Large-subunit ribosomal RNA, domain V from an Elusimicrobiota bacterium, 587 nucleotides, folded computationally.
Context: one part of a larger RNA
Parts: sequence; structure tokens; C1' cells
RNA sequence: CCCGCGGUUAGACGAAAAGACCCCAUGAAGCUUUACUGUAACUUGUUAUUGCGUUUUGGGAUUGGAUACGUAGGAUAGGUGGGAGGCGUUGAUGUCCCGGUUUUGGCCGGGGCGGAGCCAACCUUGAAAUACCACCUUUCUAGUUCUGAGACGCUAACCUCGAACCCUCAUUAAACAGGGCGGGGGACAGUGGCAGGCUGGCAGUUUAACUGGGGCGGUUGCCUCCAAAAGAGUAACGGAGGCGUCCAAAGGUUCCCUCAGGGCGAAUAGAAAUCGCCUGUCGAGUGCAAGAGCAGAAGGGAGCUUAACUGCAAGGCCUACAAGCCGAGCAGAUGGGAAACCAGGGUCUAGUGAUCCGGUGGUUGAAUGUGGAAUUGCCAUCGCUCAACGGACAAAAGCUACUCUGGGGAUAACAGGCUUAUAGGAUCCAAGAGCCCAUAUCGACGAUCCUGUUUGGCACCUCGAUGUCGGCUCAUCGCAUCCUCCCGCUGAAGCAGGUGGGAAGGGUUUGGCUGUUCGCCAAUUAAAGCGGUACGUGAGCUGGGUUCAGUACGUCGUGAGACAGUACGGUCUCUAUCUACCGUGGG
Repeated sequence: CCCGCGGUUAGACGAAAAGACCCCAUGAAGCUUUACUGUAACUUGUUAUUGCGUUUUGGGAUUGGAUACGUAGGAUAGGUGGGAGGCGUUGAUGUCCCGGUUUUGGCCGGGGCGGAGCCAACCUUGAAAUACCACCUUUCUAGUUCUGAGACGCUAACCUCGAACCCUCAUUAAACAGGGCGGGGGACAGUGGCAGGCUGGCAGUUUAACUGGGGCGGUUGCCUCCAAAAGAGUAACGGAGGCGUCCAAAGGUUCCCUCAGGGCGAAUAGAAAUCGCCUGUCGAGUGCAAGAGCAGAAGGGAGCUUAACUGCAAGGCCUACAAGCCGAGCAGAUGGGAAACCAGGGUCUAGUGAUCCGGUGGUUGAAUGUGGAAUUGCCAUCGCUCAACGGACAAAAGCUACUCUGGGGAUAACAGGCUUAUAGGAUCCAAGAGCCCAUAUCGACGAUCCUGUUUGGCACCUCGAUGUCGGCUCAUCGCAUCCUCCCGCUGAAGCAGGUGGGAAGGGUUUGGCUGUUCGCCAAUUAAAGCGGUACGUGAGCUGGGUUCAGUACGUCGUGAGACAGUACGGUCUCUAUCUACCGUGGG
């Protein structure tokens, strides 16, 4: 060096299982509820099945009769029209009795006596005769008819009961069902249709995105400034603020004026009220944030007014689109101005919402054989915190540790990596403490580094899997050394110490509590070091903790459930191919 055999498991980010944690998907499922939309069931009403009678009480129609009182007036005048006559031996005026009604004055009806008249145009009244006829209105009454409601009764629908009665299937026996017969209920109940209510019992679904992982928080459209690197544009959960309007004058035009501040002067009057003089280029003011602008004003006043117009628009800015913005000029009509001219809102940049659908006004454009109309187009206008603001629907919240699928190391938890704020360590300066004396010892305010053990930041390998705390076992390395060894200084007399330098050879305990690492305690020791090694080591062990499914408490939640809260319980697989190492053999 080559080849075996027997072992050990440190590595092959070993094998197994397209990670169960985490995130994502306009994925799924189960569960919940005061999410949304439905719906079974329940309930209420109505209608059909559903019939008869009595009684009470409404409504409509129709016939007859009655009824109708402000004041003035012979008086109880409903309204309108016609109308000069009407009624009466088929019994009028009058009188007696009875009934109804009443505004107590009368009106109407029936009967007896009686035997020939009674009423009307006249006067009053807004309106003239119930003298007579017709129609209509208010209220009451009698009858007929239609219809509703309530109560009670009935029986024949319908429901129900009957082994111990009959018939059929039926036969030696047993037997479903139906019919007959009888009992009970009864037009109710039940059932069908329609409508209202209620309804996680059940069903289908929804439950946003951004995000230095996700959740919680915050944000989502528009305007102004910085960032923005002197054209435009330009991001971040970068730094600051505003808007979701207001104004009939705060618009148009013509004419006029100049502010803030300062100095001086002047009763109450003062730093500051109003008044006068001087000074005053902009520091005031501009409805509202900021920026840009504005003094021959865009700021402050006054007069007259409505261009805060209609129909257009050359040409441009901006821009993926859709939008947004500027605009001379033309036609019409108008305001101000003597005129030239100016005016299609406001000093400018925020003050907002597409499409569909629906409303309103206008307009023959269409309108289904024709005419109309329904409907519709076009013009104008209205209805969205559609604010997740380019708006998925008119209409929507949660839990999952019972979970599942597809994916992701595009993205978290472990470990590694980078960084080193934090942590640990060292050095420099030396104010001060140390009686005196900065530096025996300690060392403020500061400065410069190192390490990669803490807590973090980042999200670079790994989610078709890199097993996670602690213990056990076995270690190996560093030195910033706990002991042992050597040395300097000392505020080192000695002993014992303090501090520093060299030094990693060896060593560095046993128990109690706790899952603990750590820590506290007990007893020892020369000492009971600090760290790295995937917080060394689970294809070496354990499995107490954490971190599945069960259960309970506290708390939170309406609930399903949840909790770096607690408690009891809870499957740890692998026969070693290669490398490595140990032992052994052959060539």
C1' cells in the first nucleotide's frame, strides 16, 4: 500500500414521510353566531275540501212610509224643476179616544161621532207653497234581496274507537285491509293553495390588501412642501401639514386708496382702543394647509351690475387607457366703461366618484299591419363616506389544537451565515477619591479598538423535513487562568491579601429544591474557572419541560373557541452501503 473479518456510530446537511409548525391560495372542509341570503318546522290569517237550521248584529241594493224647527214670518220653509189648480158622499172642516215621534210648539197614522167643505197666488222671506207631480240629499222605520261577523244546535262530508258483532279475501287454526253495524267528535280538526311572522334546526356562501413573516396597531382617494441629486418624473410602515368646502359677494366691471412696523404729539387711555404729523419696497393682507405669486396690485373701499352666459373652437400641456388641464378666435344675447377694452366665476394649485339602474323636465328621433299609446333614444338634471375612494353583488361575520389539499426557504420559529446597536473584554486621556500623593488600589466626562458566548437586526442555504430545552454518556478545543508553578508593583513587616505579567501540563467534589440551564441552600476541597464545538453529542440513551388529539380551573369571548396562564394524561422508527475510528487477519 492492497484485500478481508468483528465492532462503534462522528459525517455522508444519512433513510423514511412532496413539513403536521409558519405564511400564501380571490383552495377545501367541519363548527359557531345578534355575518348575508334562503329554507324545513312552528305560528297567524285567508281560501278549497265545506253542508243544514235557529238567533243576534253589521254593510250594499231596491220598494213603501215618515223625517228636515237660525232670524223675520199666521209657522217645524231640506234642495231643484214643472205648475194654476188640487183634495172631498169611496166622507172635508170640526170634535173624542189610542199609537209613534218631538226642538214640548207641533207633525204623522188608526178608530168613533158628524155631514160639506178644506188648501193654494195675497203680507213677511235671499229662496214659495207638503195645493198637486217628478228627481235628489240627511235621519228613522217596515218589507224583499245579496253579503259579512258572533253565539247555539244538527248530521251527511271528514276524523276516530270497537278481539270479545256480521261479510269478503277464509281454509282445521291465526291474520293485514276494506265494507256493513254500533259508539264518540263534527263542518271544527286534518290536508292542499296563497300571504305575514318567527326560524343556525338545516343549507349555500362571504369574511380585502399593503405589511422588513403573520397577527395586533396603522394606512388605502385628493392637495402643498422636503426627500428629489438646479428640465420632467422618481420609492419606503421616510419627515411635516391640510381637504371631502365656502362666497349672491368673497363674482363682473369702472373709479379711487396703500399696508405691517417704528418715532413724535394728544382727556379718561395704560405696552396695546381712536386721532394727527413724519418715516416706512412689502416684514401686512389674500375665507381655510403649504408652496408659488401679488404694492401702477391678485391687498383695502365705493358705484352700477350678473360673462357664476348659450352654441362652438384653431392650437397645445399632461398622459398606458379612461380621465385631467390651458386656450386665442367665431356666432348669439348681456353687464361695466366716455372709450380703448374687460367679463365663459373666485390670485393659483385640494373641496371628489366611472359604468349600470332608477327619477324629473324638455325634445315626434324610433315605436313591431296602420293611427295612437306603452316603451325607448337624444338634451338637461337628480339619487353612492360605492372613503378598501378605477367603484367584483342590491345584499355577507367568526373559530379550528379535529383538521385537509396545493405551494413557499419568494416568508417566520431552531441552527448556521452577515452585522455588532445591545452584551462582554481591552487600551488611551486623567477630573477626582486615596490624610499628603492622579496612576498601591479605585477612577467620572470622554476617546480608540477587540471578541462573536447575550438580547436583537437582516431574511442568505435548508419548508419533495437541517428533530427542539434539560439530564446521562463520551468528549475535544480556546484562554479573557479557578487551583497548582514562576515573576513585577504594593498604601508588601511576617502570616494572609490586593493588582499586574508569564503559563493551558494536569486538575477542577458530593448532596437538598426545581423539568430546569441558571440560581439558592448544606457539607467539603488546592480549586469547586469562563467559553467554543449545529446553545458538542437523540441512525448513542432518556423524554421531566416545551409543542397534537382527552379533561379541568382562572380569565377573555354571545358562541364555536382562545391564553410565552395553570393542572392531570399522552406510540422517540432505522438489519450501517461509503467515509471515519477501534480491534484483528491475509497478501

The organism belongs to Elusimicrobiota, within Bacteria. The coordinates come from a structure-prediction model, not an experiment, and the mean pLDDT is 83.